[in-house]
RNA sequence: UCUUCUGUCGGGAAUGGAGUCUCCCGAGAUCCACCGGAUCUGAACCGCCGCAUGGCCGAUGACCCCUGCCAGCAG
Numbered sequence: 001u002c003u004u005c006u007g008u009c010g011g012g013a014a015u016g017g018a019g020u021c022u023c024c025c026g027a028g029a030u031c032c033a034c035c036g037g038a039u040c041u042g043a044a045c046c047g048c049c050g051c052a053u054g055g056c057c058g059a060u061g062a063c064c065c066c067u068g069c070c071a072g073c074a075g
Stems, first nucleotide, its partner, number of pairs: 009026005016066002019063003027041006047056003
């Protein structure tokens, strides 16, 4: 210096929040008034069908609870 593994941490899994579990990604560069900060870039991720007009579906990745929305029934 490079790569791999393990652990920790951070981010993500088509509409909100909490918990648990599962899976995926994780870096680099520049600048400054410099032990901190700023900027740019990158990964996971950003639903499906159809040539198109259009169509389908869900607050979950999964479980469960809360909140919101829609429909039906009963009081």
Fluoride riboswitch aptamer (crcB RNA motif) from Kaistia defluvii, 75 nucleotides, folded computationally. Of the family's consensus pairs, 100% are formed in the model.